[in-house]
RNA sequence: AGAGUUUGAUCCUGGCUCAGGAUAAACGCUGGCGGCGUGCCUAAAACAUGCAAGUCGAACGAGGCCUUCGGGUCUAGUGGCGGACGGGUGAGUAACACGUGGGUAACCUGCCUCGUAGUGGGGAAUAACUCUCCGAAAGGAGUGCUAAUACCGCAUACGCUCCUGGUGAGAAUCCGGGCGGUAAAAGCUGCAAGGCGCUUCGGGAGGGGCCUGCGGCCGAUUAGCUAGUUGGUGGGGUAACGGCCUACCAAGGCGACGAUCGGUAGCUGGUCUGAGAGGAUGAUCAGCCACACUGGGACUGAGACACGGCCCAGACUCCUACGGGAGGCAGCAGUUAGGAAUAUUGCGCAAUGGGCGAAAGCCUGACGCAGCAACGCCGCGUGGGGGAUGAAGGCCUUCGGGUUGUAAAGCCCUUUUGCGAGGGAAGAAGAUUGACGGUACCUCGCGAAUAAGUCACGGCUAACUACGUGCCAGCAGCCGCGGUAAUACGUAGGGGGCGAGCGUUGUCCGGAUUUACUGGGCGUAAAGCGCGUGCAGGCGGCUUGGCAAGUUCGUUGUGAAAUCUCCCGGCUCAACUGGGAGGGUGCCUCGAAUACUGCCAGGCUUGAGGCAGGGAGAGGGAGGUGGAAUUCCCGGUGUAGUGGUGAAAUGCGUAGAUAUCGGGAGGAACACCAGUGGCGAAGGCGGCCUCCUGGGCCUGUCCUGACGCUGAGGCGCGAAAGCGUGGGGAGCGAACGGGAUUAGAUACCCGGGUAGUCCACGCCGUAAACGAUGUGUACUAGGUGUCGGGGGUAUCGACCCCCUCGGUGCCGCAGCUAACGCGAUAAGUACUCCGCCUGGGGAGUACGGCCGCAAGGCUAAAACUCAAAGGAAUUGACGGGGGCCCGCACAAGCAGCGGAGCGUGUGGUUUAAUUCGAUGCAUACGCGAAGAACCUUACCCGGGUUUGACAUGCAUGUGGUACUGAUGCGAAAGCGGAGGGACCCUUCGGGGAGCAUGCACAGGUGCUGCAUGGCUGUCGUCAGCUCGUGCCGUGAGGUGUUGGGUUAAGUCCCGCAACGAGCGCAACCCCUGUCGCCAGUUGUACUUGUCUGGCGAGACUGCCGGUAUAAACCGGAGGAAGGUGGGGAUGACGUCAAGUCAGCAUGGCCCUUAUGCCUGGGGCUACACACACGCUACAAUGGCCAGUACAACGGGUCGCGAAACCGCGAGGUGGAGCCAAUCCCAUCAAAGCCGGCCUCAGUUCGGAUUGCAGGCUGCAACUCGCCUGCAUGAAGUCGGAGUUGCUAGUAACCGCAGGUCAGCACUACUGCGGUGAAUACGUUCCCGGGCCUUGUACACACCGCCCGUCACGUCAUGGAAGUUGGUAACACCUGAAGCCGGUGGGCUAACCGCAAGGAGGCAGCCGUCGAAGGUGGGGCCGGUGACUGGGACGAAGUCGUAACAAGGUAGCCGUACCGGAAGGUGCGGCUG
Repeated sequence: AGAGUUUGAUCCUGGCUCAGGAUAAACGCUGGCGGCGUGCCUAAAACAUGCAAGUCGAACGAGGCCUUCGGGUCUAGUGGCGGACGGGUGAGUAACACGUGGGUAACCUGCCUCGUAGUGGGGAAUAACUCUCCGAAAGGAGUGCUAAUACCGCAUACGCUCCUGGUGAGAAUCCGGGCGGUAAAAGCUGCAAGGCGCUUCGGGAGGGGCCUGCGGCCGAUUAGCUAGUUGGUGGGGUAACGGCCUACCAAGGCGACGAUCGGUAGCUGGUCUGAGAGGAUGAUCAGCCACACUGGGACUGAGACACGGCCCAGACUCCUACGGGAGGCAGCAGUUAGGAAUAUUGCGCAAUGGGCGAAAGCCUGACGCAGCAACGCCGCGUGGGGGAUGAAGGCCUUCGGGUUGUAAAGCCCUUUUGCGAGGGAAGAAGAUUGACGGUACCUCGCGAAUAAGUCACGGCUAACUACGUGCCAGCAGCCGCGGUAAUACGUAGGGGGCGAGCGUUGUCCGGAUUUACUGGGCGUAAAGCGCGUGCAGGCGGCUUGGCAAGUUCGUUGUGAAAUCUCCCGGCUCAACUGGGAGGGUGCCUCGAAUACUGCCAGGCUUGAGGCAGGGAGAGGGAGGUGGAAUUCCCGGUGUAGUGGUGAAAUGCGUAGAUAUCGGGAGGAACACCAGUGGCGAAGGCGGCCUCCUGGGCCUGUCCUGACGCUGAGGCGCGAAAGCGUGGGGAGCGAACGGGAUUAGAUACCCGGGUAGUCCACGCCGUAAACGAUGUGUACUAGGUGUCGGGGGUAUCGACCCCCUCGGUGCCGCAGCUAACGCGAUAAGUACUCCGCCUGGGGAGUACGGCCGCAAGGCUAAAACUCAAAGGAAUUGACGGGGGCCCGCACAAGCAGCGGAGCGUGUGGUUUAAUUCGAUGCAUACGCGAAGAACCUUACCCGGGUUUGACAUGCAUGUGGUACUGAUGCGAAAGCGGAGGGACCCUUCGGGGAGCAUGCACAGGUGCUGCAUGGCUGUCGUCAGCUCGUGCCGUGAGGUGUUGGGUUAAGUCCCGCAACGAGCGCAACCCCUGUCGCCAGUUGUACUUGUCUGGCGAGACUGCCGGUAUAAACCGGAGGAAGGUGGGGAUGACGUCAAGUCAGCAUGGCCCUUAUGCCUGGGGCUACACACACGCUACAAUGGCCAGUACAACGGGUCGCGAAACCGCGAGGUGGAGCCAAUCCCAUCAAAGCCGGCCUCAGUUCGGAUUGCAGGCUGCAACUCGCCUGCAUGAAGUCGGAGUUGCUAGUAACCGCAGGUCAGCACUACUGCGGUGAAUACGUUCCCGGGCCUUGUACACACCGCCCGUCACGUCAUGGAAGUUGGUAACACCUGAAGCCGGUGGGCUAACCGCAAGGAGGCAGCCGUCGAAGGUGGGGCCGGUGACUGGGACGAAGUCGUAACAAGGUAGCCGUACCGGAAGGUGCGGCUG
C1' cells in the first nucleotide's frame, strides 16, 4: 500500500465483498507448565443458608462469674462515637448530571490541627431492675426504685445580636460609641505530675452546598411551548442566593443558533482503531453522579431524606393459634431462573486501609491470598547431535521412477518441564505476630523419558495430486464450484499458515476520498428548486483615523492519579511493576502587536441607483376593426353519383347530393411578410388600429455616494390537460356508435361524434416546465454570421470599410472532461450565496402532516430483495435503416418436380429382430452402402465354447509330437477318434518350431464425435483475414484495409500518418482448342494425313482509334483463339461443441464361462400411411416393322471370350485369339436417316400387375436374385398451392462404358461421346453475399432482448369492523404516612408562682400539600385481525407483443378518458 466483482472487450461512475487490528466474548476441534491480569454484557428477576458494622466498663447504674479480697472479668440496658465511610449496581437521568474554566460580596463543616477564654453552683427525671397484666408470636401496657460525660434552670459574657458614626459605590473585614437582649460547660483516669475529655470564639487543612461561561446523542413525518409561567413588592423558609414557598401587582419568558415533544443513553480520565483529522466505545482501575423490592415521607445527625435505620402505600415471599406479625444479596460466597455465556456457600486479618477504644484489643467477604476457567497478555517446553540400504509402509507414476525423507530405526548426548528426595525464604516494623506456604527459590537423583494440534491449499491468498461422487451429496466471505476426466464437494497422500492453540460466529474501527474539515460531487452516471421577488442569515469596492472583539505572540494558573511516549530501575527475560521526565492540541489571567476581518468616525467614485437625450421590439392588459378559408341556411344552374382507401366499406345522394353561381349566419384562427429574427424572469408572445402599462439597450458623464450580491422560510407568476359557475360552439376532436384490417384488433386506416378546445370569473400548480447546465462578479487567443445602438471614414446618397457597447448563432487555441463534448453565452481560471446527490429495486410508494371542490399535489420512510443498476465510447452482429456492388438471386426463357404406376431412400408404425449412424439450407432422406439370398451382419431366436477366432511373454509338460483324419452323433459349430504321419539346427546331450496345461493377458461395430487425432461438409472460389514498425486514443481499439475511380478479385491506379509484409485473389499444374518439331507400334497396302506420345510456339490490352491524369473501359485490326479462350485441380483467418469412437487411430469408463468367440435359422426386403430423389409414361416432333449411317471413354487371365453350331429367346455347346493401339466385350451404339403401317382411340399409347413355361449364377434363389418366351394388360389423357435445374457445345434428348460384383435389383453413381436450342429489357422486388454508413436496451449476438395481466408457491409489508397491551399527560373524586399551619374542652416532672394557676410540651382534632387508588374523555407507540391493496422472489404455466432497429403506428414527459393485459387515443411539450 491494495485486491475481487457490472462488459465480448474498454474507460468512468457506483455499490457489494476480502486481506489488518481489537474484544469482559461465545461455539467447534485440541490441550503440557508457569507468571500477571480478567471473569452475569441477559432478568435493577426472585432468593434458602452463613458471613459483610461495630466498639467503648477509663461516661453510668445494675446483674453474673472468678478472687490471693487488692481486684479481675463478662455483659442486657442508659450514654458516647461510628452505622452518610468502605463495598455493590447502572434502573433512572439529555440534566449544571458530567467535563472544563470561573464565581460565592449568598454558605456549612463532626473527628484532625493552631490559637483564645472557660469548666461555678443547683435541680428534675428515666431505662435497666422489681411486681402485675395482655399477646401464639412479634411485642406491649401499668406500678414502684435508681445512675451518668443523658436532661433542665441559674451565674459569668471574650463573643453573638441590635442601634449608631466613619472609610467605602455598596457591604463584609476594619476603626469608634452605646441602651438593651442572649447561649455555656462533664467529667473520667492516675499516688502524683499529668493525660484523655467538655464549653466558647477565631484561624487552618480537608470535605461539601449553591450559581455560572463553554463542551459532548438522534428525530421537524415533534413548530410552537409556558399560570408559579417571567418579573416586581411584602412575608415565609434554608447553612445559604433564588418562585424555593406564599399573598398582591405587572404581562411577561422560551423558540428555526431548534423551544416543546418523542426516542436513546449514567458522564469523564480513558479504551480500540486510524498516517492524521476523525469514528466507535465507557468491562476491569480511577474521579463524579444516581439508585438500594416499587412509590411517597420525614426523623436523628456536623453530614442522610439514609443499601444491611424509621413511617406509610403497593406488589411479592414467609410465619400464624387467623386476632396479627416478619422480610428486602444492585455487599462476599451460594441457589433458582433467563441466556450462546461468566467462578468457591475457601483461608486470613500476617500486610495495607477503615470504625471504636487511653490502651490492650475487638470488628472488618474492604483487603491480602488460595480455588475454578487457554477468557486475555507474556514466557518456557514437547528434545539436541549424528544417521542413506535414501529401509518398510503410504501416496503418485509416463512403470523408468518420484515423494513422504535425515524423517524413522539403530548410535552418542542433554534434563528445561515432570517424578522422587533434601534444604528453604523475603514480604515484619524496636519487639510479639505469616493466611499465602513447606509456596517461590536452591541442591541431588531418575529417565527421551510426561507433553501437538488446528485451519486452509480455484482467484483474491501461501499451499496439488489421486480416488469417490455425477446440478446428487455437498461447498461458499465475494466472484462462483458440482450435470462422468472436479487442484472449488468427500476421503487420502503431499505441501502451506499459525502453534497450546487453531478455526468459526458476533461486535467496533480500518481499508471506505463510500458524508469528502483535512478530502467528493450535480450537461449525459445519483444530483440545479419551473421562474421570479424578497424578510432573516451569509458574503461584500477604494481610502484615512481610532478601538482591539476575532487573529498572532508571550505570560500566570489549571488541565487529579493511573493510562500514553522517552529514560532509568525491580521480578532469570517478558507480560507485570517502581522512579523521573515529557505530552495532555483545552480553558482562565495578565501583557504586547494591529497586516487582515470586525466595530466606531470621516472621505472617494469605478459597483449600484438617478437624471437628460435617443431608439428597437409577436413584452403585458383592455376596447375596437379587417379580409381569406371551413361549415351551415336560402335561392339559381345542373344530374347521378359523391366521398374515402393500400384496397374497400360504413356515410352522403333522384325527398336532387358532389360540382358551380349569388345572398346570408356564426365561430375560431390570423397565409404571404417569417428569419439558428425580435421581446419576456420563466410559462410564453404573431392580422390591423387606439388607450393604459412593465422591462431592457445606446449616448452624455450631470447628480447620490457602497445605497451591493445571494437568499432558508414567506409571497407572487406558472404550458397543456383537468375542476366549479355562466356563456359560446364553425372547425377539430378523448370517450362512444359504425366500417375496414386482423388469428383477435377494446389499436394503427375510414365515416360520424360528446366532453373539451373559445370567452368571463374562480380553482388546480404539474411537464423531457430542457441548454436535462442555479444566481452574481472578475479574468483568460482568435475567426465568421446576424439583431439593436453609437462613433469614425467616405459619398450626391442608400451602400461599402474601420472601431465600439448590448443581444443572439456557428467554428475554434489554451484549459477542462470518463468520454461525448464545452470552449468570453465555459462544462476554463477564481470568489460569493442558495438548492440538491450518496448502489439498484421496493418508491416518489405507505403512514403522518399541510394544500385542493375533486382529480390530485408537496413533504417522505421501512421491512424485504439483488451484485449489480448505470454513463460514455469500442469491436461485432442485427434492422420490416440508408448508399454502392455481385451471384441462374429475381426477371426473360427451356426442361422438369408436385398428380399416376414402379424403383430407391427416410419418417412413422409393426416386429423376437426389423442392427447402427446421417436430421433445414450444407448429401439426413438413389446418404455411409462403388452390390444385405448364406457370408457380409454389427440385430433376433436357438445350439455350443472359455487363455479363447487373433498377438506377445513366462512356467511346466509333450515324440509317434505337429499335421491329417475313415465309420458314428449332430441342423451346423462341434464331440469323437480308427488309421496315416512330418520340418529346421545340432557339439547328438539337446534346442527351435508346433501342440497341451496354467498364469499374465487377448477380445468387444459396448458408451462418450460434448475428452480427442485424422478426415470431411458448410458459409464460399465469397474477397476477404491479418502482421511488423510508425502515428492517433487514458483505454478497448483505430489507422494501414477508409476515400475517388476501376476490376471477376483488398485487381490495379490516384489520394491519404502511414510505410511495408504475410495468408488468400491472380499466375505457376492438368485437360481441351491452333500451329510447328521429334518419335512411333499392335494403327496405315505405301508416303502424307488422322491418330498416339513427347517437346515447343502462340495471347501480352502487344497494335490502332476514342474517353480519362492514371488504372482501366469501349470499338477495331490481325488471329485457331481477345480481354480470365473453355473446363479441372487448388478452398485464406475463421464459423457451426456441424459430421464421423461403425473406416482407422486414440484418452477415460464399462463387459470378462460374456457386451468376447463359433454356428443353424430368421431379420436388415415388414406396411394403414407421410415425405425426398428418380425411372417410365400419358403419345403423332409419336409408337411399331423393315432397311441403313456415324462415336468416345473404358474393361479383360479364378478374366474377356471370337468364329461356327443349337435354341423364338434368355442362353447353351464351343474354344480361336488376347496379360491387350494387336484379341475379346463390341457388326460396338442409340437418337438420326430412308420406306411402310397406325390416325387421336385409354389406342398398335402406356407398361404396372398376375399366370404358365424356361434360362443363368450360386452349397442354397421359400422368405429374398436377375433374365427370357407366351399370356395378362392396371393407373395414367400433361398434373393444386408451391417448387427445382440451366446462360452454350450449356439445357434438353440419345445411347455407350466402368467400378462394386459368384450372381443380381441398378431406373443410382462415376465417366464417355452423339444430336443440339431458347432467353437475359434490366436490378424495383424474393434469397444469399461483399464494402461504407446509421441506430441499438442485442454479444450463447433478432431463432436476440424484453413488458404487463392472469394462475401457483414462499416471504415481508400497507389498509381494515374490531380486539388487546404499553406509555406520559389532563379533568374530577377519594386521600396514607409526614412536614407545616391552626385549635383548645384531654394529658403534663424540671421554669415562674405561697397557692390557684401560668409559660412550655405531648396527645387528639381540623386545614393546605400529598404517594397510591378510582372515574372519564382524549394523545402517542406496539401486538393481533375476517377481508383487502400492491410489492419482492421462484428451471421449464396462460394470454398477447408494449419497448430496444424507422421495433414494423418514432419514442418519451405531464394530464384526461378508455381497455383482459402490456397499452390505446386526445391536448400541450421534449429530442434522449
Small-subunit ribosomal RNA from an uncultured Chloroflexia bacterium, 1472 nucleotides, folded computationally. The coordinates come from a structure-prediction model, not an experiment, and the mean pLDDT is 84. It matches the Rfam family "Bacterial small subunit ribosomal RNA".